[in-house]
RNA sequence: UCCGACAAGGGCAACCCGGUCGCGAGACCGGUCCGCAAAGCCAGGGAUCUCACCCUGCUCUCCCGAGACCGCCCGGCUACCGAAG
Numbered sequence: 001u002c003c004g005a006c007a008a009g010g011g012c013a014a015c016c017c018g019g020u021c022g023c024g025a026g027a028c029c030g031g032u033c034c035g036c037a038a039a040g041c042c043a044g045g046g047a048u049c050u051c052a053c054c055c056u057g058c059u060c061u062c063c064c065g066a067g068a069c070c071g072c073c074c075g076g077c078u079a080c081c082g083a084a085g
Base pairs, nucleotide, nucleotide: 002085003082004081011036012035016031017030018029019028020027021026034071040077041076042075044074045073046072048068049067050066051065
């Protein structure tokens, strides 16, 4: 350094419920604890989702625009501990 143990000490917190904010996707706080070795940070690429615009007799989809999401995948940055290999 790779790696990641029925290790030690710690960390995070899905769903659901309550409250606040947002048109919405969602965000924050509290309870709870499914899970996580980067479930720490960054929306850079993809995926997914929301709103609006356009089009149209009407409806829907894509593109474009503005957003959400990193606990979906990839990428970038940083990091605790130390059994076996």
Molecule: c-di-GMP-I-GGC riboswitch aptamer
Organism: Gemmatimonadales bacterium